[in-house]
RNA sequence: AUCUUAUCCAGAGUAGCUGAGGGACGGGCCCUAUGACGCUCGACAACCGGCAUUUUCCAUUAGAAUGCAUCGGUGUCAAUUCCUGCAGGAUAAUUAAUUUUAUCCUGGAAGAUAAGAU
Repeated sequence: AUCUUAUCCAGAGUAGCUGAGGGACGGGCCCUAUGACGCUCGACAACCGGCAUUUUCCAUUAGAAUGCAUCGGUGUCAAUUCCUGCAGGAUAAUUAAUUUUAUCCUGGAAGAUAAGAU
């Protein structure tokens, strides 16, 4: 870098350093000198390792379910992935119209993170 699978409406700081941008991209809408982004510490979570209990099995290995957060590898800590982008549908209003607008639903795309494979 590519592919596969899973998850994305929960959760988490009135801290220290720094000093101007940031929320992936387009559109929108926001955050920000009452200090953004980043770094440190702290916290949250439970994806992987780990640990405990139960269970399948004659038994071991192994598999499955539930839980834990003392330890390791990541991740996360404004707003649902901030909303939306493509397709289909529902309702209401509107139009000469199969037009336009608003709200909502389903699926997809894109993105993020983890684990695995190449």
This is a predicted structure of a 118-nucleotide RNA (SAM riboswitch aptamer (S box leader)) from Tepidanaerobacter sp. EBM-38.
Rfam family: SAM riboswitch aptamer (S box leader). Rfam describes the family as follows. The SAM riboswitch is found upstream of a number of genes which code for proteins involved in methionine or cysteine biosynthesis in Gram-positive bacteria.